[in-house]
Context: one part of a larger RNA
RNA sequence: ACCAGGGAGUGUACUUGAGUGGCAAGACUAACUUUUUAAAAAAGGAAGUCGGAGCGAAAGCGAAAACCCGCAGGCAACGAGGGGUGUGGUGUUAAUGCGCCAUUAGUCACUUGGGUACGACCCGAAACCGGACGAACUAGUCCUGAGCAAGGUGAAGCAGGGAUAAAACCUUGUGGAGGCCUGCAGAGGUGCUGUGGACAAGCGUUCUUCUGACUUGGGACUAGGGGUGAAAAGCCAAUCGAGUCCGGUGAUAGCUGGUUCCUGCCGAAAUAUGUCGUAGCAUAGUCUCAACUGAGAUUACUAAGAUGGUAGAGCUACGGACUGGGAGUUUUGGGGAGUAAAAUCCUCGGCUUCCUAUCCAACUCCAAAUGUUUUAGAAUCGUAGACGUUGGGAAACAGCGGCACGCGGUAAACGUGUGUCGCUAAAGGGGAACAACCCAGCCUGAAGUUAAGGUCCCAAAAUACUAAUUAAGUGUGAAAGGGUGAAUGGUGUAUAACAUCAGAGACAGCGGGGAGGUAGGCUCAGAAGCAGCCAUCCUUUAAAGAAAGCGUAAUAGCUCACCUGUCAAGAUCUUGUGCCCAGAAAAUGGACGGGGCUAAAUUAGUUACCGAUACUUCAGACAUCCGCAAGGAUUGUGGUAGGCAGGCGUCCUGCUUGAGCAAAACUUUUCUCGUAAGAGGAAAGGAAUCGAGUAGGAAUGAAAAUCCUGGU
Numbered sequence: 001a002c003c004a005g006g007g008a009g010u011g012u013a014c015u016u017g018a019g020u021g022g023c024a025a026g027a028c029u030a031a032c033u034u035u036u037u038a039a040a041a042a043a044g045g046a047a048g049u050c051g052g053a054g055c056g057a058a059a060g061c062g063a064a065a066a067c068c069c070g071c072a073g074g075c076a077a078c079g080a081g082g083g084g085u086g087u088g089g090u091g092u093u094a095a096u097g098c099g100c101c102a103u104u105a106g107u108c109a110c111u112u113g114g115g116u117a118c119g120a121c122c123c124g125a126a127a128c129c130g131g132a133c134g135a136a137c138u139a140g141u142c143c144u145g146a147g148c149a150a151g152g153u154g155a156a157g158c159a160g161g162g163a164u165a166a167a168a169c170c171u172u173g174u175g176g177a178g179g180c181c182u183g184c185a186g187a188g189g190u191g192c193u194g195u196g197g198a199c200a201a202g203c204g205u206u207c208u209u210c211u212g213a214c215u216u217g218g219g220a221c222u223a224g225g226g227g228u229g230a231a232a233a234g235c236c237a238a239u240c241g242a243g244u245c246c247g248g249u250g251a252u253a254g255c256u257g258g259u260u261c262c263u264g265c266c267g268a269a270a271u272a273u274g275u276c277g278u279a280g281c282a283u284a285g286u287c288u289c290a291a292c293u294g295a296g297a298u299u300a301c302u303a304a305g306a307u308g309g310u311a312g313a314g315c316u317a318c319g320g321a322c323u324g325g326g327a328g329u330u331u332u333g334g335g336g337a338g339u340a341a342a343a344u345c346c347u348c349g350g351c352u353u354c355c356u357a358u359c360c361a362a363c364u365c366c367a368a369a370u371g372u373u374u375u376a377g378a379a380u381c382g383u384a385g386a387c388g389u390u391g392g393g394a395a396a397c398a399g400c401g402g403c404a405c406g407c408g409g410u411a412a413a414c415g416u417g418u419g420u421c422g423c424u425a426a427a428g429g430g431g432a433a434c435a436a437c438c439c440a441g442c443c444u445g446a447a448g449u450u451a452a453g454g455u456c457c458c459a460a461a462a463u464a465c466u467a468a469u470u471a472a473g474u475g476u477g478a479a480a481g482g483g484u485g486a487a488u489g490g491u492g493u494a495u496a497a498c499a500u501c502a503g504a505g506a507c508a509g510c511g512g513g514g515a516g517g518u519a520g521g522c523u524c525a526g527a528a529g530c531a532g533c534c535a536u537c538c539u540u541u542a543a544a545g546a547a548a549g550c551g552u553a554a555u556a557g558c559u560c561a562c563c564u565g566u567c568a569a570g571a572u573c574u575u576g577u578g579c580c581c582a583g584a585a586a587a588u589g590g591a592c593g594g595g596g597c598u599a600a601a602u603u604a605g606u607u608a609c610c611g612a613u614a615c616u617u618c619a620g621a622c623a624u625c626c627g628c629a630a631g632g633a634u635u636g637u638g639g640u641a642g643g644c645a646g647g648c649g650u651c652c653u654g655c656u657u658g659a660g661c662a663a664a665a666c667u668u669u670u671c672u673c674g675u676a677a678g679a680g681g682a683a684a685g686g687a688a689u690c691g692a693g694u695a696g697g698a699a700u701g702a703a704a705a706u707c708c709u710g711g712u
Stems, first nucleotide, its partner, number of pairs: 001712006011118013026050003032044004054061002066085004073078001087102006121258002124255001128248006139222009148212001150182003153178001157174006186209003191205002194203002224240001226236003261647006271284005287393006296381004301377007312366001313364002319360003324355007333348005399423010428439003443620007453610003456595003462607001464606006475597001488582003492579006499572003509566005515539003520534003545560001548559003621637003624633003648701001650698010666685008
């Protein structure tokens, strides 16, 4: 891992609802007794419980009746139940009044939905407490034993010699010290992050120590909040921040996991308030079921009226912010000039006014759409019972996304709000793939028509049509932040408009001229159009600057402006718009879904076709309703949590009734029926049991729980 078997809402007591039944102003017995049976049952038993009266803290007091409306029904009158008025009991009070109660339905049994107490649907802690068992591992101590190859070093002491007055001291030997050195055995366990199918710490190699605080055998002692510890919370039998075993014990777990057959009807919430509360719970809201009631309910739509101050817009309409300029005014504002000191002047400011450019959640002279509300119409639902009321049962109180509008944040597939629509709990078609984007709400089968989106091939349907644009593969991805790929550029191209020049010849090109006074004056070593300063005239002309650039030391030289010739018909400037280009960067090779496309791209328009569980038609099933039935009608039949309803199957028992050795159960294969759980048949194997109906009772249904046991 697979297979088989096992495996989870049960029982008692009390309580509260519902269903059925008995009796009923009453209902029921309990323990127990008697009789009796195979089991059972019958009779007795009134103790007790609930109900029949309430109010009041208590003392205590203590509920005559009546009238109106009105559902079903009914010709009407009437009218069970229902609603209202009135009245009554009691408490309070001086009183009005107010509170509770009253015109009657209970009780017992069975079944069943909840609640509470118990293990309480099942499995699961870490822990806590008690009593025992452990020092055969290991820690420490005590008693008694054992062990440590070989080599090196060479302390003290001693002896000889030297030395000295004597010592000290020096030297040569001897000697054999040491928690000394190298290194077996022994003890340990550093690296290889070697090896490991001799492992719950081995093996190999390397390494540490090896006369000591050394190693070791045997025997003793210390015990669980205790021991022991050269101290690591180490060790105390593979167990230690409190051992192990058994018991309390099915501890508790607001937490995780699991919880076993089918179908039908409806179908949520992830919000509010409170909570030692935010992983939970209670109440409300939302779901479901039942009963009661008895006539309206709802407003997505249309019209009219009312309401309002958001979007937008505006600001000499207020409050505030804010650009530039003009004029006036202020000199008791700052700075400067000026003066003996003033006066005076300049500048920056302030205020007023005119022109001009803007902005605002906490500005508004204005001002939508949607919204809210009223009325009417209309529609849908409703006596086949809506809306509502009461009661039983829940689940849920971690939400998430799109769009619109806020707040926080640089921003986010970010956080937090309001509204709405979705996903959640929604299948189908489209979007390449893709919970929430677009279309559209799936009972079953068949056929057709459309939606979104598409129609060259993959791949169903136009290589459709008309008129344009684009040449960039733009289209058709920058980056898992966003955006129509930004600012900024383009003599890319299309289109529209204004202006100017132009056969009296424009624009561009080419040819020619581009002069004289004069090298203007000053400055300067020089300054001649062209370092710098000043001035910038005149003349000849078709035209020509006291020169727009290059150049020279200064000249020279080359262009330009300007004029003319030639040529020949449009040219130049500006502004707007469409498409396009640059701007444009990421790590394996690479993505328009792909192929590929110059349309199969883009813009505007037209007609066909394809395309879904949508819509239509036909047939069938179920729900609801009508009906005695046959049958019929319209509306419906997605669904998690959850509520409600009806069924299938297993085992056992009573009663009734059957099958089977002329072949039961069971196994394998197979057919038929049923919406399904399932039911029935056939063949083969098999060799002795097995059903059906009805009533009842359950240790009653397996795929999951790191489920349990066994097998492979």
A computed fold for a 712-nucleotide part of an RNA from a Nanobdellota archaeon, annotated as large-subunit ribosomal RNA, domain II. The sequence was found in a public genome assembly. Its Rfam family is "Archaeal large subunit ribosomal RNA". Its Rfam clan is "LSU clan". A reference for the family is Yusupov et al. (2001), "Crystal structure of the ribosome at 5.5 A resolution", Science. NCBI's taxonomy places the organism under Archaea, Nanobdellati, Nanobdellota.